[in-house]
RNA sequence: GGACUCGUAGCUUAAUGGAUAGAGCACCUGGUUACGGCCCAGGAGGUUGUGGGUUCGACUCCCGCCGAGUUCA
Numbered sequence: 001g002g003a004c005u006c007g008u009a010g011c012u013u014a015a016u017g018g019a020u021a022g023a024g025c026a027c028c029u030g031g032u033u034a035c036g037g038c039c040c041a042g043g044a045g046g047u048u049g050u051g052g053g054u055u056c057g058a059c060u061c062c063c064g065c066c067g068a069g070u071u072c073a
Base pairs, nucleotide, nucleotide: 001072002071003070004069005068006067007066010025011024012023013022018056027043028042029041030040031039049065050064051063052062053061
C1' cells in the first nucleotide's frame, strides 16, 4: 500500500429500512440483615466513532475520514 470484518451505556452485547434504541454485568436509592453479601423493588446512564448522501422514515443502505482487527504483498 491492497482486500475483508468491525465501531451502539463504564464493560459485554441485541435490534428485517418503521412505534420511545433494548438486555446482562457494574453503578445509585429503597426493602431485607446486627453489619455486609445473596435476594427483591425501583432508578440513572446512549449526539448508535465522525462528516455527508439516499429515503416519507437510517443503528441498519451508499461515500469520505478516524480508530481497531484479520489477511495479502

Transfer RNA from an Odoribacteraceae bacterium, 73 nucleotides, folded computationally.
The source organism's lineage runs through Bacteria, Pseudomonadati, Bacteroidia, Bacteroidales and Odoribacteraceae.